Predicted 3D model of a 73-nucleotide RNA (transfer RNA).
Formats: sequence, structure tokens, C1' cells
RNA sequence: GGGGCUAUAACUCAGCUGGUAGAGUGUUUCAAUGGCAUUGAAAAAGUCAGCGGUUCGAAUCCGCUUAGCUCCA
Repeated sequence: GGGGCUAUAACUCAGCUGGUAGAGUGUUUCAAUGGCAUUGAAAAAGUCAGCGGUUCGAAUCCGCUUAGCUCCA
């Protein structure tokens, strides 16, 4: 220098053919217990890496950029 993969909640990851962003763990609150642990219920937490384009509508399609991993030279 060129090719490929990855980037989504605090962490690990889903997300189908473009149509309301989710799960587990963790955090907070409540209930059960004398208390802890544990169990159950509820809640909070997101500029879907960034910028632009296509579209009535983009995490999803297209282009560029950034970061990480990998292959070739």
C1' cells in the first nucleotide's frame, strides 16, 4: 500500500426481506426472611463508531473516515 472481518445498554451479545431497538449478567427500587444470601416483580440505562447519500421510512442498503483483529505484498 491492497483485501477481508468487527464496532448495538456498564459488560457479553442477538436483531429475519428496510417498518415501535432487545436478551442475559450487572445497577436501583419493592415484596418474601429477624438479617444476610437467595427467589420473585418492577424500573432506569442507547446520537446502533463518525460524516454524508438513497428511501415515505436506515442498526440494516451505498460511499468516505476512525479504531481493533486478520490475510497478502
Its Rfam family is "tRNA". The family's RNA type in Rfam is transfer RNA.